Predicted 3D model of a 350-nucleotide part of an RNA (large-subunit ribosomal RNA, domain IV) from a Chloroflexota bacterium. NCBI's taxonomy places the organism under Bacteria, Bacillati, Chloroflexota. RNAcentral holds the full RNA, with entries from ENA.

Context: one part of a larger RNA
RNA sequence: CUCUCUCUAAGGAAUUAGGCAACAUGGCCCCGUAACUUCGGGAGAAGGGGCGCCUACUGGCGUGAAGCUGAUCAUGUGGAGCGCCGGUGGGUCGCAGUGAAAUGGCUCUAGUGACUGGUUAACAAAACCACAGGUCUCUGCAAAGCCGUAAGGCGAUGUAUAGGGGCUGACACCUGCCCAGUGCCGGAAGGUUAAGGGGAGUGGUUAGCGCAAGCGAAGCUACGAACCGAAGCCCCGGUGAACGGCGGCCGUAACUAUAACGGUCCUAAGGUAGCGAAAUUCCUAGUCGGGCAAGUUCCGACCCGCACGAACGGUGUAACAACUGGAGCACUGUCUCAGAGAGAGACCCG
Numbered sequence: 001c002u003c004u005c006u007c008u009a010a011g012g013a014a015u016u017a018g019g020c021a022a023c024a025u026g027g028c029c030c031c032g033u034a035a036c037u038u039c040g041g042g043a044g045a046a047g048g049g050g051c052g053c054c055u056a057c058u059g060g061c062g063u064g065a066a067g068c069u070g071a072u073c074a075u076g077u078g079g080a081g082c083g084c085c086g087g088u089g090g091g092u093c094g095c096a097g098u099g100a101a102a103u104g105g106c107u108c109u110a111g112u113g114a115c116u117g118g119u120u121a122a123c124a125a126a127a128c129c130a131c132a133g134g135u136c137u138c139u140g141c142a143a144a145g146c147c148g149u150a151a152g153g154c155g156a157u158g159u160a161u162a163g164g165g166g167c168u169g170a171c172a173c174c175u176g177c178c179c180a181g182u183g184c185c186g187g188a189a190g191g192u193u194a195a196g197g198g199g200a201g202u203g204g205u206u207a208g209c210g211c212a213a214g215c216g217a218a219g220c221u222a223c224g225a226a227c228c229g230a231a232g233c234c235c236c237g238g239u240g241a242a243c244g245g246c247g248g249c250c251g252u253a254a255c256u257a258u259a260a261c262g263g264u265c266c267u268a269a270g271g272u273a274g275c276g277a278a279a280u281u282c283c284u285a286g287u288c289g290g291g292c293a294a295g296u297u298c299c300g301a302c303c304c305g306c307a308c309g310a311a312c313g314g315u316g317u318a319a320c321a322a323c324u325g326g327a328g329c330a331c332u333g334u335c336u337c338a339g340a341g342a343g344a345g346a347c348c349c350g
Base pairs, nucleotide, nucleotide: 001345002344003343004342005341006340007339008338010336011335014334019331027051028050029049030048031047036041038170052092053091054090055089056088057087058086059085060084061083062082063081067077068076093097105329106328107327108326109325110324111323112321113320117129118128133168134167135166136165137164138163139162145154146153147152171316172315173314174313176246177245178244181243182242183239184238185237186236187235190234191233192232196228197227201223202222203221204220205219208215209214247265248264249263250262251261274308275305286302287301288300289299290298
């Protein structure tokens, strides 16, 4: 010097990113317990008091002897004694009585997620996943969907109060506008459109004709126009708890400032309620208030929302949380500031 452990004057978080670590709390009985609340809870809230031994009296519960009745022992009655759990009074010893040990620190406040649960086996347990509940959608049963080349199987020995898929995520109050684009659903008049049907017409071949150039039936063969051809697409509608989207400029009120109001351009429609410097705010340590002597954090407001916003849910919410931020009480070697001690190493000799 290192590790594990013990103690420490005065102070008590001044330490530090952060009370990390440690300290503290801790059992049983009694008293007593707030806001809030989904009336269950919150609660072991918080906060207090008691705890040994001896002795007297006394309550409850259990067991139940003698005796009595009787018919001997049954039955009934009877209650001594014993066991357990207490209560009240008096006394007594020590610094100290759950004389050691066990074994929650507490409170206030905000964020997030309702909750119990699950997760990165071996650096992350969380605000992530799941969850009951909500909603959309598919599926009529040889179901949809999934596995398999198939047979076959799961779904399900189920049957729409069922099963599959998506999103959301208890509960409370709610969930606005846009269907132009994309998707999905419905429609079928018109346009477009494949194979196929169709066969106008054309080429090759050659019986024949022609002096020749050439023409050229039938057949065979190679092509092949018009026309008839579904779904789809175009088209016409619907649909947002489908993918998604939810404006700009200028002017205006009798101080100023601001703009309820007006004008104009664009759009499918221009963000409603609620919330808001927020797990979202760049400027920013915004401004004001609170808390501190002093507060880039925190809480309450404001609203100029760079770039919240309604099931990619919005706003709240009792209870819950090894969750995250802030504050206080208690307590401490975290610190001021270090010291002493125990054990094990390191180091030296052998």